[in-house]
RNA sequence: GGGCGAUUAGCUCAGGGGGAGAGCACUACCUUGACACGGUAGGGGUCACUGGUUCAAAUCCAGUAUCGCCCA
Numbered sequence: 001g002g003g004c005g006a007u008u009a010g011c012u013c014a015g016g017g018g019g020a021g022a023g024c025a026c027u028a029c030c031u032u033g034a035c036a037c038g039g040u041a042g043g044g045g046u047c048a049c050u051g052g053u054u055c056a057a058a059u060c061c062a063g064u065a066u067c068g069c070c071c072a
Stems, first nucleotide, its partner, number of pairs: 001071007010024004018055001026042005048064005
């Protein structure tokens, strides 16, 4: 330098045009003598960034950035 893939909650990930979600983690309450486990409820996201397509974009397209793998 070239090719491919990934980027979504604190962490691991799902979602592939019309509601942003799960598990763990966190907070409060219940339970306990106390802790853990368990139960109920709750908070937390400019969906990496910029632009484009579309009535509508996390999702499609282009570029940029970071990371990983391969080739040279």
Molecule: transfer RNA
Organism: Actinomycetota bacterium